[in-house]
Context: one part of a larger RNA
RNA sequence: UUGUGCGUAAAUAGCUCGUAGGCUGUUUGUCUCGUCUGUCAUGUAAUCACACAGGUUAUUCGUGGGUCUGCUUUGGAUACGGGCAGACUAUCCGCAGGUAGGGGAGAAUGGAAUUCCCGGUGUAGCAGUGAAGUGCGCAGAUCUCGGGAGGAACACCGGUGGCGACGGCGGUUCUCUGGGCCAGUACUGACGUUGAGGAGCGAGAGCGUGGGGAGCGAACAGGAUGAGAUACCCUGGUAGUUCACGCUGUAAACGUUGGGCUUCUAGGUGUGGGGAUCUUCCACGGAUUCCGUGCCGUAGCUAACGCAUUAAGCGCCCCGCGUAAAGAGUACAGUAGCAAGGCUAAAACUC
Repeated sequence: UUGUGCGUAAAUAGCUCGUAGGCUGUUUGUCUCGUCUGUCAUGUAAUCACACAGGUUAUUCGUGGGUCUGCUUUGGAUACGGGCAGACUAUCCGCAGGUAGGGGAGAAUGGAAUUCCCGGUGUAGCAGUGAAGUGCGCAGAUCUCGGGAGGAACACCGGUGGCGACGGCGGUUCUCUGGGCCAGUACUGACGUUGAGGAGCGAGAGCGUGGGGAGCGAACAGGAUGAGAUACCCUGGUAGUUCACGCUGUAAACGUUGGGCUUCUAGGUGUGGGGAUCUUCCACGGAUUCCGUGCCGUAGCUAACGCAUUAAGCGCCCCGCGUAAAGAGUACAGUAGCAAGGCUAAAACUC
C1' cells in the first nucleotide's frame, strides 16, 4: 500500500460555519465525453506462458506463433454516468399564523445566609475534634436584640424536565437578539449534502492591565496524628475564585459512539412541545399524527458486555483517524503565544 477496522481492545478532530473537491431529487430532448462493441495501425529485443528442435539428460540455448492488459484510427450502440437545452415539486430557502424554553448580550432590582463594624443586654467561656491542642475571649468573646457596610451565590419550584453547535445555561423585571417545533401555503425551483485547507466559538486552571475582595481557599505558617507525616484532621491564610478589556486553546471537551439520507427494519411503557379529527354535553381520559427526551425489549448485529426506529441492525454519500508494545505525544525543526505551555511530529535502542 491493498485490505480491514474505529462504544469498552489501536482508532471519530471539543464544536460549528464554510472554500476547493467528492457525492447528488423527478422528467423530456439532444450530444456521444465517460461506458460497451467491431475495425485500423502500433505496442523493439529480452522477459513471461505454450509448442517444436538440438546439445546423452539437466541448467542453458535456438526457432515459432502468442501475450504485451497501453495508446491511436474509423464505424456502431445509447441503458447508466456526464455536457447542453427545457419542464416539474417531495430537498432547501422563504411567506403569512401559532407555540414552548435556565438560548445569548446589556441594564436595573429583591430576599435569605456568611463575615465585618457600631450600639444595647449579659458573664466566662467560645470554637474545634476520634480525643486534643494551636486559635478567639475579662482590653468583655460566644449567645441575644437593634442599626449599618460589603461581596458572592440564588433555597423551595427542580424533574433520567427544558434550551443551546459544543463549552454551557437557573432569584425577579426591562431592553436588544439567535435558533427550534407545529399546522397552513397561492412564492422560488435542486438552490442540497459532506467538507482537505481556512475562519469563528470553546469548562477549569493560568497570563497581562485596572478595579473588587464577603465566603471558600493552592502556596505558606502553626497545632495534632504517627516510627516518620513535606498528607489525610484542626486553627489561620496569600494568589485565585468576582468585574472590565485582552491573551491562552486545553479536559475522562464522554454517549469514551463524526455528519447526512424522501433508506428500510416488531412492539410495550413514561415524559416535554405542537396539531387536527373521532369518541365525550364540556372537562378529564382514550384513539390517531409530527418533533424531542428516557426505560424495557423482538429480528439482526457483537469477542463478549451489550446495542436495538435516539442502532452498535440492513444500505448509500462525504470527512477524520488506527495499523504490536515501549521509547513518546518525547527530541529536532517549523509555527502561533507575553509566558506557562499548544499544534505539527520522528529515530536509535529494547522486547
The part of an RNA shown here (small-subunit ribosomal RNA, central domain) has 351 nucleotides and comes from an uncultured bacterium. The RNAcentral record of the full RNA draws on ENA and SILVA.